[in-house]
RNA sequence: UGCCGACCCGGGGAUGGAGUUCCCCGUAUAACCGCCCUAAUCGGCUGAUGACUCCUACCACUUU
Numbered sequence: 001u002g003c004c005g006a007c008c009c010g011g012g013g014a015u016g017g018a019g020u021u022c023c024c025c026g027u028a029u030a031a032c033c034g035c036c037c038u039a040a041u042c043g044g045c046u047g048a049u050g051a052c053u054c055c056u057a058c059c060a061c062u063u064u
Stems, first nucleotide, its partner, number of pairs: 009026005016055006034045003
């Protein structure tokens, strides 16, 4: 210096925070960065979760 493996640890899973859990990536050249129409642009649609629970924000309906 290069390669392989293990442990610890870090990061990611289409919009915020926390807990639990699952998966993925690994020193950033990665994991990840939604869908529909279109050659492309324009345009349109769903969701604050990977999943569950809670909080916050937003939206719809009803009551006071």
A computed fold for a 64-nucleotide RNA from Desulfobacterium sp., annotated as Fluoride riboswitch aptamer (crcB RNA motif). It matches the Rfam family "Fluoride riboswitch aptamer (crcB RNA motif)". Rfam links the family to the GO terms positive regulation of gene expression and response to fluoride. Lineage of the source: Bacteria > Thermodesulfobacteriota > Desulfobacteria > Desulfobacteriaceae > Desulfobacterium. The model forms 100% of the base pairs in the Rfam consensus.